[in-house]
Context: one part of a larger RNA
Molecule: large-subunit ribosomal RNA, domain VI
Organism: Candidatus Nanoarchaeia archaeon
RNA sequence: UGCAGAAGGUCUGAGAGAAAGGCGAUUUAAGUACGAAAGGAACAAAUCACCCGCGCCUCUGGUGUAUGGGCUAUCUGAUAAGGUAGGCCCAGCAGCUACGCGCGAAGGGAUAAGCUCUGAAAGCAUCUAAGAGCGAAGCCCAUCUCAAAAAGAGACCUUCAUGGAGCGGCUCUAGAUGAGAGCGUUGAUAGGACUGGAGUGUACGAGCCAAGGUAACGAGGCUUUCAGCUCGCAGUUACUAAUUG
Numbered sequence: 001u002g003c004a005g006a007a008g009g010u011c012u013g014a015g016a017g018a019a020a021g022g023c024g025a026u027u028u029a030a031g032u033a034c035g036a037a038a039g040g041a042a043c044a045a046a047u048c049a050c051c052c053g054c055g056c057c058u059c060u061g062g063u064g065u066a067u068g069g070g071c072u073a074u075c076u077g078a079u080a081a082g083g084u085a086g087g088c089c090c091a092g093c094a095g096c097u098a099c100g101c102g103c104g105a106a107g108g109g110a111u112a113a114g115c116u117c118u119g120a121a122a123g124c125a126u127c128u129a130a131g132a133g134c135g136a137a138g139c140c141c142a143u144c145u146c147a148a149a150a151a152g153a154g155a156c157c158u159u160c161a162u163g164g165a166g167c168g169g170c171u172c173u174a175g176a177u178g179a180g181a182g183c184g185u186u187g188a189u190a191g192g193a194c195u196g197g198a199g200u201g202u203a204c205g206a207g208c209c210a211a212g213g214u215a216a217c218g219a220g221g222c223u224u225u226c227a228g229c230u231c232g233c234a235g236u237u238a239c240u241a242a243u244u245g
C1' cells in the first nucleotide's frame, strides 16, 4: 500500500518451519527357545542412566560492583558519621544462571526392500499379468511454532459513523533503535508514604559493669535492642507526576 467505511475482539487454517528426539543398562521373560554338551537368545513388560532439544528458578549451587556487617590504610581536628581503594573479608533478596528442576509417549494412513493370498497367460506350477494382504528409525498425519498479502486477499461478534490512529506524558510482563504490552484523574502507570515480607545481625546515645592504673583514662561486656540500616518484592494509600493539548 492492498483486501471498496473505520475501530476493537474472537476464530478458521491454505500454507510455512522443527530432528525433537537418540542410545544404552538392569529385572522379569529364562537358564526358557535352540543345542549332544559347552553354551545361550528374542518378542513383550517394568524400572533407570546418559546424550540432545525446549522451558523454568520452588529446591540446591554460582554470581549478586543493590544491600547489611567486621577489619585495614589514608583524608574530613577528635567522637559520631562519612569519602577514596569493588582495599581485604563474612553473609546475601530480586534478577541472571547450571552444577538445579520440569517436559520431550503412544497411535493412525500409504508405502520401500522383503514376505504372502488368490490367480491365469501356459488344464500343472507361479507373490503378478487383473485383484488382495502384511511390512521400516524413512514418507503423510498426529505434536509444537508461525500463519488472511491465502489477489479465490476468509468467518463471527460488538461499537461508531466525526470516528479512530499517531505524537506528546507515566511505565515494563517488552526492548539495540523501531516494535510490543499497559496506564493516563471515571486513575494504582511510575515515584513517595505506610503495612507486610526479605537481607544483615543488635545501630547512635545513655545507664551499669570492666582487667589495669595514684589518677586521668580504659579494650571490652550487659541493658535499652529480633535493634539500626537497606530493599529492583507484595499490598494499601492520590501526597507527586501522567494537566492542558
Stems, first nucleotide, its partner, number of pairs: 005160007015146004021051002024048005034039001052104005060098004067091005072085005093232001107141003114134004167245001169183004189241003192237005197231004205224005212217001